[in-house]
Context: one part of a larger RNA
RNA sequence: GAUGAACGCUGGCGGCAGGCUUAAUACAUGCAAGUCGAACGGUAACAUAAAGUAGCAAUACUUGAUGACGAGUGGCGUACGGGUGCGUAACACGUGUGCAACCUACCUUAUACCGGAACAUAACGUUGAGAAAUCGGCGCUAAUAUUCCAUAAUAUUAUUUAGAGGCAUCUUUUUAUAAUUAAAGUUUUAAUGGUAUAAGAUGGGCACGCGUUCCAUUAGCUUGUUGGUGAGGUAACGGCUCACCAAGGCUACGAUGGAUAGGGGUUCUGAGAGGAAAAUCCCCCACACUGGAACUGAGACACGGUCCAGACUCCUACGGGAGGCAGCAGUAAGGAAUAUUGGUCAAUGGUCGAAAGACUGAACCAGCCAUGCCGCGUGCAGGAAGACAGCCCUACGGGUUGUAAACUGCUUUUAUUAGAGGAUAAAUAUAGGUACGUGUACUUAUUUGCAGGUAUCUAAUGAAUAAGCAUCGGCUAACUCCGUGCCAGCAGCCGCGGUAAUACGGAGGAUGCAAGCGUUAUCC
Numbered sequence: 001g002a003u004g005a006a007c008g009c010u011g012g013c014g015g016c017a018g019g020c021u022u023a024a025u026a027c028a029u030g031c032a033a034g035u036c037g038a039a040c041g042g043u044a045a046c047a048u049a050a051a052g053u054a055g056c057a058a059u060a061c062u063u064g065a066u067g068a069c070g071a072g073u074g075g076c077g078u079a080c081g082g083g084u085g086c087g088u089a090a091c092a093c094g095u096g097u098g099c100a101a102c103c104u105a106c107c108u109u110a111u112a113c114c115g116g117a118a119c120a121u122a123a124c125g126u127u128g129a130g131a132a133a134u135c136g137g138c139g140c141u142a143a144u145a146u147u148c149c150a151u152a153a154u155a156u157u158a159u160u161u162a163g164a165g166g167c168a169u170c171u172u173u174u175u176a177u178a179a180u181u182a183a184a185g186u187u188u189u190a191a192u193g194g195u196a197u198a199a200g201a202u203g204g205g206c207a208c209g210c211g212u213u214c215c216a217u218u219a220g221c222u223u224g225u226u227g228g229u230g231a232g233g234u235a236a237c238g239g240c241u242c243a244c245c246a247a248g249g250c251u252a253c254g255a256u257g258g259a260u261a262g263g264g265g266u267u268c269u270g271a272g273a274g275g276a277a278a279a280u281c282c283c284c285c286a287c288a289c290u291g292g293a294a295c296u297g298a299g300a301c302a303c304g305g306u307c308c309a310g311a312c313u314c315c316u317a318c319g320g321g322a323g324g325c326a327g328c329a330g331u332a333a334g335g336a337a338u339a340u341u342g343g344u345c346a347a348u349g350g351u352c353g354a355a356a357g358a359c360u361g362a363a364c365c366a367g368c369c370a371u372g373c374c375g376c377g378u379g380c381a382g383g384a385a386g387a388c389a390g391c392c393c394u395a396c397g398g399g400u401u402g403u404a405a406a407c408u409g410c411u412u413u414u415a416u417u418a419g420a421g422g423a424u425a426a427a428u429a430u431a432g433g434u435a436c437g438u439g440u441a442c443u444u445a446u447u448u449g450c451a452g453g454u455a456u457c458u459a460a461u462g463a464a465u466a467a468g469c470a471u472c473g474g475c476u477a478a479c480u481c482c483g484u485g486c487c488a489g490c491a492g493c494c495g496c497g498g499u500a501a502u503a504c505g506g507a508g509g510a511u512g513c514a515a516g517c518g519u520u521a522u523c524c
Stems, first nucleotide, its partner, number of pairs: 001523003005520005012376006018369002020334001025332003029329003034076003039073002042069002046067003050063005083287003093211007102204002107200007115149004124139006155180005162173004185192002213259003220250003225247008262284004266277004289310005312323004340366001342365003348362001349360004379410004390400004415461006424451001427448001429446008468513005473494003479508005489496002
């Protein structure tokens, strides 16, 4: 000098940041991922209108007709965003290359196509089993769900013609033949969606050079091990896996083993070289009760998905079931120690949707904490009888506190009260108009603000509401008295204390910092 700090004493305000470093311990409760009726069959609730039925009427009931919409089928999303640092000494990360060995939903560009047919199933109805979770039988029905046929190439596969190039396998252009493979509608005249192919963009996958902690009181390690041939597998190369063959491969330039640890941008310190750290923010990685596995999908071996095993907790009618906060709050425990079971989707962004909009503990705000940094204030000027009290002395006196106070004048940051009061929206949406030309720009009207009647401004009142902490032997700025008497105690080091202690305790005074000041811990 620094800190994600803690402890002691003290504490006026504001701005901006930060806030479980320990138990990746266990979790009550609520919320954190949905959305689309412009894909579908429909109609549980709500609303509107009409018609019908019953009734004198009030009213009740029926009809999906309309706005809408519970549950269900289907699509997209749930692989993002958010959390944590267990594991990992590794191509995990950083940096630089390569892929002639690869994939990429949504988006953009270009070309072509979108013809015909069929079987089911949920919802629903009915019925059954079960305490429940849930599961089953029978019957009906739809689709952008599923299946089949047609058509088809710059797609795929096989054979083939002629060039060009390179980096070894080869790459690329070109000729011909054969085989194989596609689709879906909605709504209505204009869109949107679907299928195939080529390219782009974005995001990923893989390989390699170099860098990347400690221990030799760890010296040998290895059998899919090292290489080859062939096959399988993968989006893709590869012992990735398998069969066979060979006997290799790594190692004092530290293999193997053990310990520790997420890596980096950065941060702290230092003149630098270096050393230390890895909180907040950003990038990458890994993980989601523990271990394992795959399914779906463009993408996962998937935090709020599935299955199996295990530990734990809960429900049970004992037959069987349910769960996973290292999401946001919050609880218990641990600990020196770390916050609210808050508000809003107004903005920014995300998902779905044609849109309106819905969802969003992402995000933006507010609450708590002197935890830090920065700023402001606790008055200013005059005022000597140098007042009284206090303290000290050489004591009828003097010194100090000290212009300090009283007293006089002034100011009002702040405070209190009252009033005014934004920007963040030049955006979005709805309706209309104009221009170009068919969805964009401009424009008019209306609408939308959590924070918040907050910040800020104005007026009034009145010095009014606001100072502590540590130290004073030397290092080290700051000295006297009283008490104590090697006691009580102090102390970072040297050391103080045994009767005149500037070193202990108190007082007066002084010094240093100041809404903080000291102590402890850690790093340079």